This is a predicted structure of a 73-nucleotide RNA (transfer RNA) from a Patescibacteria group bacterium. The RNAcentral record of the sequence draws on ENA. Its mean pLDDT, the model's own confidence on a scale to 100, is 81.

RNA sequence: GACUGUUUAGCUCAAUUGGCAGAGCGCUUCGCUUACAUCGAAGAGGUUGGUGGUUCAAGUCCACCAACAGUCA
Numbered sequence: 001g002a003c004u005g006u007u008u009a010g011c012u013c014a015a016u017u018g019g020c021a022g023a024g025c026g027c028u029u030c031g032c033u034u035a036c037a038u039c040g041a042a043g044a045g046g047u048u049g050g051u052g053g054u055u056c057a058a059g060u061c062c063a064c065c066a067a068c069a070g071u072c073a
Stems, first nucleotide, its partner, number of pairs: 001072007010025004019056001027043005049065005
């Protein structure tokens, strides 16, 4: 330098090939307990890496940029 893949909640990952952004763990509160843990109930937490484009509608499609991993030279 060229190409491929990944980027979504604090962490690990889903989201049916465009139609309401979710789960587990973690966190907060309450219940239970002398207390902690376990267990039960409720809740908070997201510019879907960034900037544009296409579309009635984009996590999803297109272009460029960035980070990480890999292949080739």
NCBI's taxonomy places the organism under Bacteria, Bacteria candidate phyla.